[in-house]
This is a predicted structure of a 120-nucleotide RNA (SAM riboswitch aptamer (S box leader)) from a Nocardioidaceae bacterium. The model forms 94% of the base pairs in the Rfam consensus. The source organism's lineage runs through Bacteria, Bacillati, Actinomycetota, Actinomycetes and Nocardioidaceae.
RNA sequence: UGCUCAUCCAGAGGGGCAGAGGGACCGGCCCGACGAAGCCCCGGCAACCAGCACCGCAAUCCCCGGUGGUCUGGUGCCAACUCCGUCCCGGCGCGAGCGUCGCUCCGGGGAAGAUGAGAA
Repeated sequence: UGCUCAUCCAGAGGGGCAGAGGGACCGGCCCGACGAAGCCCCGGCAACCAGCACCGCAAUCCCCGGUGGUCUGGUGCCAACUCCGUCCCGGCGCGAGCGUCGCUCCGGGGAAGAUGAGAA
C1' cells in the first nucleotide's frame, strides 16, 4: 500500500509548549484567540487482539468454539450518530406539472472513511 472479515445512534479531558487552523475529500453545518493543528505529561473510556477465569468438545491436555471481567500487555479512542448529506429504493407531507419533477422529514441499502484482527 492493496485484499478479507468484524464493528461504527454507547462511553471518556485536564495541564504545559505552540500560535491558526480543524472536523478525511466535496457540499452543508459546526468547533477555534474564553486558544485550532502538532508535540509532551498526567488522567480516563472502551473491550478489537494477547494474557486471565469459567463453560462446551475431549479419557486428559493442547487446539477449536462460547461466556465473563477489565487486573496486565498491544492497539484504538476521549465536540456534535462516522456531525449531516452526496448514489439507489420505499413512505408521510408540501409545491409545481402534459409527461413528470423538486423540496423537508423518516426508514432501508450502497459508496467512501475510521478502527481492530488476519493472511500476503